Overview:
Transfer RNA from uncultured Deefgea sp., 72 nucleotides, folded computationally. Rfam family: tRNA. It is annotated as a transfer RNA. The organism belongs to Deefgea, within Bacteria. Its mean pLDDT, the model's own confidence on a scale to 100, is 81.

RNA sequence: GCCGAUGUAGCUCAGGGGUAGAGCACUCCCUUGGUAAGGGAGAGGCCAUGAGUUCAAUUCUCAUCAUCGGCU
Numbered sequence: 001g002c003c004g005a006u007g008u009a010g011c012u013c014a015g016g017g018g019u020a021g022a023g024c025a026c027u028c029c030c031u032u033g034g035u036a037a038g039g040g041a042g043a044g045g046c047c048a049u050g051a052g053u054u055c056a057a058u059u060c061u062c063a064u065c066a067u068c069g070g071c072u
Stems, first nucleotide, its partner, number of pairs: 001071007010024004018055001026042005048064005
């Protein structure tokens, strides 16, 4: 220098045009003599950044950034 993959909650990851979800973690409650385990409820996301397409973009297109990998 060229090519590719990934970027979503504190962490690990789903979701691939029509209100953004799970597990663990966190907060409150229930259960227990107490703890662990279990159950219920809740909080927490400008979906990496910027443009474009569209009635509508986390999703499609382009550029940029970061990480990882391949080629030279």